[in-house]
Molecule: c-di-GMP-I riboswitch aptamer
Organism: Deltaproteobacteria bacterium
RNA sequence: CUUUGUUCAGAGCAAACUUGGGGAAACUCAAGGACGCAGAGUUACGAGGCUUAAGCAGAUAAAUUGCUAUGCUGGUCGGACCGCCAAA
Numbered sequence: 001c002u003u004u005g006u007u008c009a010g011a012g013c014a015a016a017c018u019u020g021g022g023g024a025a026a027c028u029c030a031a032g033g034a035c036g037c038a039g040a041g042u043u044a045c046g047a048g049g050c051u052u053a054a055g056c057a058g059a060u061a062a063a064u065u066g067c068u069a070u071g072c073u074g075g076u077c078g079g080a081c082c083g084c085c086a087a088a
């Protein structure tokens, strides 16, 4: 340096759910909690997924419907950056 994660050490993260805060929502933050994770570390650059406030269009007595991201997702995948231990 490359590959791999069967074993060792010391650590790390934290799904569902609950409570509280933010948000139109998706979702997110804090605390509790552990389903899992060898990157479940960082990054919305590409693909995918979620939501539809504003906008546009349509309809109604009213409720509302369709399209659309600039919103969200790194615990969907790829790329980029940085990194622990062990083995070969």
Base pairs, nucleotide, nucleotide: 002088003087004086005085012037013036017032018031019030020029021028022027035075041081042080043079045078046077047076048073049072050071055067056066057065